[in-house]
Small-subunit ribosomal RNA, central domain from an uncultured bacterium, 346 nucleotides, folded computationally.
Rfam family: Bacterial small subunit ribosomal RNA. Rfam links the family to the GO terms structural constituent of ribosome and ribosome.
Its mean pLDDT, the model's own confidence on a scale to 100, is 87.
Context: one part of a larger RNA
RNA sequence: UUGGGUUUAAAGGGUGCGUAGGCGGGUUAUCAAGUCAGCGGUGAAAUUUUUCGGCUUAACCGUAAAAUUGCCGUUGAAACUGGUGAUCUUGAGUGCGAGCGAGGUAGGCGGAAUGUGCCGUGUAGCGGUGAAAUGCAUAGAUAUGGCACAGAACUCCGAUUGCGAAGGCAGCUUACUAGUACGCUACUGACGCUGAUGCACGAAGGCGUGGGGAUCAAAGAGGAUUAGAUACCCUGGUAGUCCACGCAGUAAACGAUGAUUACUAGCUGUUUGCGAUAUACCGUAAGCGGCCGAGCGAAAGCAAUAAGUAAUCCACCUGGGGAGUACGUUCGCAAGAAUGAAACUC
Numbered sequence: 001u002u003g004g005g006u007u008u009a010a011a012g013g014g015u016g017c018g019u020a021g022g023c024g025g026g027u028u029a030u031c032a033a034g035u036c037a038g039c040g041g042u043g044a045a046a047u048u049u050u051u052c053g054g055c056u057u058a059a060c061c062g063u064a065a066a067a068u069u070g071c072c073g074u075u076g077a078a079a080c081u082g083g084u085g086a087u088c089u090u091g092a093g094u095g096c097g098a099g100c101g102a103g104g105u106a107g108g109c110g111g112a113a114u115g116u117g118c119c120g121u122g123u124a125g126c127g128g129u130g131a132a133a134u135g136c137a138u139a140g141a142u143a144u145g146g147c148a149c150a151g152a153a154c155u156c157c158g159a160u161u162g163c164g165a166a167g168g169c170a171g172c173u174u175a176c177u178a179g180u181a182c183g184c185u186a187c188u189g190a191c192g193c194u195g196a197u198g199c200a201c202g203a204a205g206g207c208g209u210g211g212g213g214a215u216c217a218a219a220g221a222g223g224a225u226u227a228g229a230u231a232c233c234c235u236g237g238u239a240g241u242c243c244a245c246g247c248a249g250u251a252a253a254c255g256a257u258g259a260u261u262a263c264u265a266g267c268u269g270u271u272u273g274c275g276a277u278a279u280a281c282c283g284u285a286a287g288c289g290g291c292c293g294a295g296c297g298a299a300a301g302c303a304a305u306a307a308g309u310a311a312u313c314c315a316c317c318u319g320g321g322g323a324g325u326a327c328g329u330u331c332g333c334a335a336g337a338a339u340g341a342a343a344c345u346c
Base pairs, nucleotide, nucleotide: 004317005316006315007300008299012314014201015200016199017198021194022193023192025088026087027086028085029084030083031082033081034080035077036076037075038074039073040072041071042070048066049065050064052062053061054060091191092188093187094186095184096183097182099180100179103177104176105175106174107173108172109171110154114150115149116148117147118146119145120144121143125136126135162169163168206247207246208245209244210243211242216240221235222234223233258313259312260311261310262309263308266291267290268289269288270287271286272285273284274283275282295302296301319346320345321344328339329338330337331336
């Protein structure tokens, strides 16, 4: 390379949008680029295969044929692919209708808890642990009542619930805004799928500037434990945690399962529409779950939300270690990220 693979053995890009490219629905006319057929030219010789012959045979040599799977020209064919024209509605989109949701952004408001401050009641402990101690407290703590302030998070509802491309999203409310399913079938008429490069988004932690700082809490400190204890436990505690703007661009970014389309037994729960009725029951579309067949799978298991049967496109894998390292390059303020070997060794 061919081939084979990618839930868990190596392997699905973190996610989307989208350029090039690849692939692409029904009918019809036409062209003839691909395709197919005939003919012509060319495809040097040697080599190769076969026939016959020459050296005693063979190697070797000669002779004739084949092959040279290709390219060019020409004449045709028109099913398929392709180009062009016309047309269609099922794919895709638009519209209308009444919905759905923790989807997003910005603003306003609320109560509980926590901490702190002030005032009161009140007196000797509080706190913490396996047990203690550090710590706090007669300068009046803890507890309890009142008032005030601050920051952060939103109890119950709450659920194999819902929404979002993923990351993620949860008090209430307002404004703006995106989406999606369903119903109608009015409109466009293949406008589609995928997507290298690219662009955008992207938890936590981290970085820069400026705010904020209640709680919790890396680091650092103290008390314990212990042979030791740079830990687990306790006390307090700084970055950070929060906000604005900018950077960073990684995660077990997981369903460890790329996207899209079609097909393939059933049972059951639930969310949002619609239909039908009588409110039971039922049907249907789109989601979210649980079982179990055929089939698949090394098995565990998956099983209409496939890991089944097929198709298109992209990404990725090729023994373990060395190593996601070195070097180089790009990006970054840095931390580092991306790309990514080899020697050697088993």